[in-house]
RNA sequence: GUCUUAUCGAGAGUGGUGGAGGGUAUAGGCCCGUUGAAACCACAGCAACCGACUCCGGCAACGGGGUGCCAGGUGCUAAAUCCUACCCGCAGGGGAAAGAUGAGAU
Repeated sequence: GUCUUAUCGAGAGUGGUGGAGGGUAUAGGCCCGUUGAAACCACAGCAACCGACUCCGGCAACGGGGUGCCAGGUGCUAAAUCCUACCCGCAGGGGAAAGAUGAGAU
């Protein structure tokens, strides 16, 4: 990188470097930004996908439940994945596509 699968309206920021962009690629909107954007670093924090611990079932493989007073592996820390776009619906809303993250496969 590609494929499969689960989740995505919750939660959590300060400092340093930096110096004009950023919020998903495109378009429209809206918003953030010289009272300092992106990116990087440090520290702090959030969270429960994996792992850990534990309970139940099982000969076992394994399956199901619980625990964050388990933060070890990832991840994340403006606004719903900021909103809309394609399909269904009068509408509220639902579905898809794209994207993000985890786990597995290649």
This is a predicted structure of a 106-nucleotide RNA (SAM riboswitch aptamer (S box leader)) from a Deltaproteobacteria bacterium. Taxonomically the source falls in Myxococcia (Bacteria, Pseudomonadati, Myxococcota). It was read from a public genome assembly, where an Rfam model found it. Of the family's consensus pairs, 94% are formed in the model. It matches the Rfam family "SAM riboswitch aptamer (S box leader)". Rfam's curators write: The SAM riboswitch is found upstream of a number of genes which code for proteins involved in methionine or cysteine biosynthesis in Gram-positive bacteria.